[in-house]
Context: one part of a larger RNA
RNA sequence: CUGGGCGUAAAGCGUCCGUCGGCGGUUUAUUAAGUUUCAUCUCUAAUCCUGGGGCUCAACCCCAGACCGGGAUGGAAAACUAAUAGACUAGAGUUUACUAUGGGGAGCUGGAAUUCUCGGUGGAGGGGUGAAAUCCGUAGAUAUCGAGAGGAACACCAUUCGCGAAGGCGAGCUCCUGAGGUAAUACUGACGCUCAGGGACGAAAGCUUGGGUAGCAAAAGGGAUUAGAGACCCCUGUAGUCCAAGCCGUAAACAUUCCUUGCUAAUUGCUUGGUCCUUUAUGGAUUGAGUGAUGUAAGCUAACGCGUUAAGCAAGGCGCCUGGGGAUUACGAUCGCAAGAUUAAAACUC
Numbered sequence: 001c002u003g004g005g006c007g008u009a010a011a012g013c014g015u016c017c018g019u020c021g022g023c024g025g026u027u028u029a030u031u032a033a034g035u036u037u038c039a040u041c042u043c044u045a046a047u048c049c050u051g052g053g054g055c056u057c058a059a060c061c062c063c064a065g066a067c068c069g070g071g072a073u074g075g076a077a078a079a080c081u082a083a084u085a086g087a088c089u090a091g092a093g094u095u096u097a098c099u100a101u102g103g104g105g106a107g108c109u110g111g112a113a114u115u116c117u118c119g120g121u122g123g124a125g126g127g128g129u130g131a132a133a134u135c136c137g138u139a140g141a142u143a144u145c146g147a148g149a150g151g152a153a154c155a156c157c158a159u160u161c162g163c164g165a166a167g168g169c170g171a172g173c174u175c176c177u178g179a180g181g182u183a184a185u186a187c188u189g190a191c192g193c194u195c196a197g198g199g200a201c202g203a204a205a206g207c208u209u210g211g212g213u214a215g216c217a218a219a220a221g222g223g224a225u226u227a228g229a230g231a232c233c234c235c236u237g238u239a240g241u242c243c244a245a246g247c248c249g250u251a252a253a254c255a256u257u258c259c260u261u262g263c264u265a266a267u268u269g270c271u272u273g274g275u276c277c278u279u280u281a282u283g284g285a286u287u288g289a290g291u292g293a294u295g296u297a298a299g300c301u302a303a304c305g306c307g308u309u310a311a312g313c314a315a316g317g318c319g320c321c322u323g324g325g326g327a328u329u330a331c332g333a334u335c336g337c338a339a340g341a342u343u344a345a346a347a348c349u350c
Base pairs, nucleotide, nucleotide: 003322004321005320006319007304008303012318014201015200016199017198021194022193023192025088026087027086028085029084030083031082033081034080035077036076037075038074039073040072041071042070043069049065050064051063052062053061054060091191092188093187094186095184096183097182098181099180103177104176105175106174107173108172109171110154115149116148117147118146119145120144121143125136126135162169163168206247207246208245209244210243211242215241216240220236221235222234223233258317259316260315261314262313263312266294267293268292269291270290271289272288273287274286275285276284277283278281299306300305323350324349325348332343333342334341335340
């Protein structure tokens, strides 16, 4: 390489969009590029195979022929693929009505709590720990009542819940905006699927500029503990956490399970639509979409387990793996302000 694989052994890109490419529903006609078939020519010799012959046999050697396959030219066929022209509606999309949502963005508003400031009461402790101490307090703390400031987060509801491509999203109201589901008629008529390169989004931390800073808190300081303590515990506390604009582009970005389509026993919850029935109820039956549980139905799996939300049976497309270490590395290249990210070896060694 081929083959075999990718939940846990190596292996699914963090997610989506999408170009080239690959693949693609039903049907009619035509063409004949692929395809199939026939004829002719051709593909050194030897080898292999078949028949015959020569060394006493054989190995070996000689003669003749052929299969399979490649190429060229010409003829034929028209099922499949393809091309052209036309038709269709089951895929895809549009329309109408209804519907659920913590999907996204902007603005406004609210209450509880912490902290701080001011005032009242009060008068010696408070705080903290395994125990203490550092620390705060007669310049009046802690406690309690009233008033005010400011920032951040939104208890209960709350969930085995909902929405979103993923990251993620939870106080209330308003505006702008995205995607989904159900039902029904009508319409377009394959417009589809997946995508190398490319693009967009992408937690936290980090970076740049300018704001903001209540609480928390890397670093730092102090008190303890300890043989030591650069820690765990305690008292402080700066970046940061928050906002605006820009960068970074990584995570156990995990369901460690790529996307799309079809098929294959059941049972039972929840969320959200529709239809029908009745005894009108916290009802029953049925049909969609989603989200869970059980499961020796079958099947798969090394086992664990998976099992209509597949890791079953198939099809299309992409990505990735190929013993461990060296190595989420070096060098080079691209990107970045930097931190670094992406791509990615070899020597050597077992």
Predicted 3D model of a 350-nucleotide part of an RNA (small-subunit ribosomal RNA, central domain) from a Parcubacteria group bacterium. Its Rfam family is "Bacterial small subunit ribosomal RNA".